[in-house]
RNA sequence: GGUUUAUAAAGAAGUGGCGAGAGACUGGCUCUAUGACCCGCUGGCAACCUUCAAUAACGAUUGAAAAGGUGCCAAUUCCUGUCCAAGGCAAUAUUGCUUAGGAAAAUAUAAAUA
Numbered sequence: 001g002g003u004u005u006a007u008a009a010a011g012a013a014g015u016g017g018c019g020a021g022a023g024a025c026u027g028g029c030u031c032u033a034u035g036a037c038c039c040g041c042u043g044g045c046a047a048c049c050u051u052c053a054a055u056a057a058c059g060a061u062u063g064a065a066a067a068g069g070u071g072c073c074a075a076u077u078c079c080u081g082u083c084c085a086a087g088g089c090a091a092u093a094u095u096g097c098u099u100a101g102g103a104a105a106a107u108a109u110a111a112a113u114a
Base pairs, nucleotide, nucleotide: 002113003112004111005110006109007108008107013042014041015040016039017038021031022030023029025081027079028078043073044072045071048069049068050065051064052063053062054061055060077106082103083102084101086099087098088097089096090095
């Protein structure tokens, strides 16, 4: 890197370094020399793995802990993209624009796996 499953409307800072873009991609819209992004140190959030307990009964649920393995600490995964129908507006007989919603896809993280 691939596959499978689960989750993604919550939460979380200060410093030092670097020096120009960054937010995965598209289109938007934001952040950024009052120094973003990225890296280091300290701190924190969370609870996927882990540990313990209970219930169940052969493999899961719930609760607690937070030492360890990860992860994360702008904006709902920032919004959006494909499909489904619902409302509104316009034009007129079938479309266009738009608003919220559902599902999927993509992405990210964790665990398992050939």
The RNA shown here (SAM riboswitch aptamer (S box leader)) has 114 nucleotides and comes from Sphingobacterium sp. JB170. The same sequence occurs in records of 2 taxa.